[in-house]
Molecule: c-di-GMP-I riboswitch aptamer
Organism: Planctomycetota bacterium
RNA sequence: UUACGAUAAAGGCUAACCCCAAGUGAUUGGGGGGCGCAAAGUAGAGGUCUUUAUAAUGUUAAAUUGUAAAGAUAGCCAUACUGCCGAG
Numbered sequence: 001u002u003a004c005g006a007u008a009a010a011g012g013c014u015a016a017c018c019c020c021a022a023g024u025g026a027u028u029g030g031g032g033g034g035c036g037c038a039a040a041g042u043a044g045a046g047g048u049c050u051u052u053a054u055a056a057u058g059u060u061a062a063a064u065u066g067u068a069a070a071g072a073u074a075g076c077c078a079u080a081c082u083g084c085c086g087a088g
Stems, first nucleotide, its partner, number of pairs: 004086002012037002017032006035075001041081003046077001047073011
């Protein structure tokens, strides 16, 4: 230095849920709260989800599927970059 991850040390983040606010929605921000995380740090190209338009199926209703556009999600997987420590 790289790989790797300890009954280590110093720390960090914050799930569900509750309150307030924003958004048509997925969801997001703040406060509380901690299920957990060795990248639960950053990044929307993949996937997944939402909305709009449109075509098909359909009891012509609900709904489902496809296409396009716009958005959301990094604690869904996966990819890229960066980072604390140093037992083995």